[in-house]
Context: one part of a larger RNA
RNA sequence: GACGAACGCUGGCGGCGUGCUUAACACAUGCAAGUCACGGGGAUCCAUGGCGCAAGCCGUGGGUAACCGGCGAACGGGUGCGUAACACGUGAGUGACCUGCCGAUUCGCGGGGGAUAGCCGGCCCAACGGCCGGGUAAUACCGCAUACGCUCUUCUUGGGGCAUCUCUUGAAGAGGAAACCUCCGGGGCGAAUCGAGGGACUCGCGGCCUAUCAGCUUGUUGGUGAGGUAACGGCCCACCAAGGCGACGACGGGUAGCCGGCCUGAGAGGGCGACCGGCCACACUGGGACUGAGACACGGCCCAGACUCCUACGGGAGGCAGCAGUGGGGAAUAUUGCGCAAUGGGCGAAAGCCUGACGCAGCGACGCCGCGUGAGGGAUGAAGGCCUUCGGGUUGUAAACCUCUUUCAGCAGGGACGAAGCGCAAGUGACGGUACCUGCAGAAGAAGCACCGGCCAACUACGUGCCAGCAGCCGCGGUAAUACGUAGGGUGCAAGCGUUGUCC
Numbered sequence: 001g002a003c004g005a006a007c008g009c010u011g012g013c014g015g016c017g018u019g020c021u022u023a024a025c026a027c028a029u030g031c032a033a034g035u036c037a038c039g040g041g042g043a044u045c046c047a048u049g050g051c052g053c054a055a056g057c058c059g060u061g062g063g064u065a066a067c068c069g070g071c072g073a074a075c076g077g078g079u080g081c082g083u084a085a086c087a088c089g090u091g092a093g094u095g096a097c098c099u100g101c102c103g104a105u106u107c108g109c110g111g112g113g114g115a116u117a118g119c120c121g122g123c124c125c126a127a128c129g130g131c132c133g134g135g136u137a138a139u140a141c142c143g144c145a146u147a148c149g150c151u152c153u154u155c156u157u158g159g160g161g162c163a164u165c166u167c168u169u170g171a172a173g174a175g176g177a178a179a180c181c182u183c184c185g186g187g188g189c190g191a192a193u194c195g196a197g198g199g200a201c202u203c204g205c206g207g208c209c210u211a212u213c214a215g216c217u218u219g220u221u222g223g224u225g226a227g228g229u230a231a232c233g234g235c236c237c238a239c240c241a242a243g244g245c246g247a248c249g250a251c252g253g254g255u256a257g258c259c260g261g262c263c264u265g266a267g268a269g270g271g272c273g274a275c276c277g278g279c280c281a282c283a284c285u286g287g288g289a290c291u292g293a294g295a296c297a298c299g300g301c302c303c304a305g306a307c308u309c310c311u312a313c314g315g316g317a318g319g320c321a322g323c324a325g326u327g328g329g330g331a332a333u334a335u336u337g338c339g340c341a342a343u344g345g346g347c348g349a350a351a352g353c354c355u356g357a358c359g360c361a362g363c364g365a366c367g368c369c370g371c372g373u374g375a376g377g378g379a380u381g382a383a384g385g386c387c388u389u390c391g392g393g394u395u396g397u398a399a400a401c402c403u404c405u406u407u408c409a410g411c412a413g414g415g416a417c418g419a420a421g422c423g424c425a426a427g428u429g430a431c432g433g434u435a436c437c438u439g440c441a442g443a444a445g446a447a448g449c450a451c452c453g454g455c456c457a458a459c460u461a462c463g464u465g466c467c468a469g470c471a472g473c474c475g476c477g478g479u480a481a482u483a484c485g486u487a488g489g490g491u492g493c494a495a496g497c498g499u500u501g502u503c504c
Base pairs, nucleotide, nucleotide: 001503002502003501005500006499007498008497009496012371013370014369015368016367017366018364019363020329025327026326027325029324030323031322034071035070036069039068040067045062046061047060048059049058050057051056078282079281080280088206089205090204091203092202093201094200097199098198099197102195103194104193105192106191107190108189109188110144112142113141119134120133121132122131123130124129150175151174152173153172154171155170158167159166160165180187181186208254209253210252215245216244217243220242221241222240223239224238225237227235257279258278259277260276261272262271263270264269284305285304286303287302288301307318308317309316310315335361337360338359339358343357344355345354346353347352374404375403376402377401384395385394386393387392408445410440411439412438413437414436418431421428422427448493449492450491451490452489453474454473455472459488460487461486462485463484469476470475
């Protein structure tokens, strides 16, 4: 000098930041991922028509929940367990790769089929839930047709490269698509190529400690073949060979998420990786796959385990390292707040719905910054306190008193920007009656903390008497203590001041 700090004393206001560093300990409760009138059908419901005295029945239109279906749920948000590794950073490579939504271009959307939820009927069940029968729709599912280009096989023209190859011309054969809705504006679907953005894999180099770890390795190192993957690969498997790594530190042990950066320092360097941003890893513990363009998936599934809860004892339910909040641990870290108005995200043609992302508010002097606690005048240097050589000195222009001012806080009146977009229009701000402006009253409501032996700025008195105590180092205290305690005075900082811890 610095801090995500804590502790002690003290504490007026505002702005901007910031706040579980410990138990990746356990969690009550609420919320945090839905959405879609132009895909389908459609309880309760709304509107309306008919019949009926009524209950009600039949029909038309709209349409909520649940259901089928589409997209999203792989983002956003959290945490730092694990990881010394191509995890990260940086620079390359992929002639070994994938890519939903978005953009550009070309072509196409023909004709059929069978089911199944919801629903109806019946049954089982404490619950979670399940079974049987009947019948129904689709942009759900399945054949068929068509195929410029696409994939595969066999040939073929020309060029290039980096070995496997790659680009290009042409031919034959085989294989493979789709879904419709419409307010007629459009929306959507299929195939193919390119782009953008995203991802995967490989490699060079770089960044911890330990040799009181010296040898390590059998899918190990390489080959052939086969499997698997989007893809290369010992990734997996069969067989064959016997290799591969290591004092330039293998293997083992310890510690640790990495970086942009942050702190310090003249720099070189050292330390750190909180907030913000990028990447990675994880989601009760361990394992596994499914779906999907994308996961081996925080608020999905299955299995095992520990724990908690329910149970009719047969069996079930759960996962805050999301936002709040609770217990516990700890020196220590906040509200079970408001709003989708803005920004951004998902769905939707849109209106809109959802959004604890986010925007705000609340709490904490935790930090930084700003402001205030008044200004000018005022000597006989009042009183009081303290000291005194008893003359006086000092507190001290300090106070009183006079003249002013009114920031901040208080009261009253006015009162935003943030709003663009959307919508036919009306209208639409959580913050917030906030900021800000104007007016009113009155010096009125607002100062402490540490230190004063040297280092180091600031000295006397009394008390104490190696006691009580102080102390960062040197050292003070045993009867005159500027070093302990108190007082007066002084010094330094100031809404803070000190102490402790850590780093330079």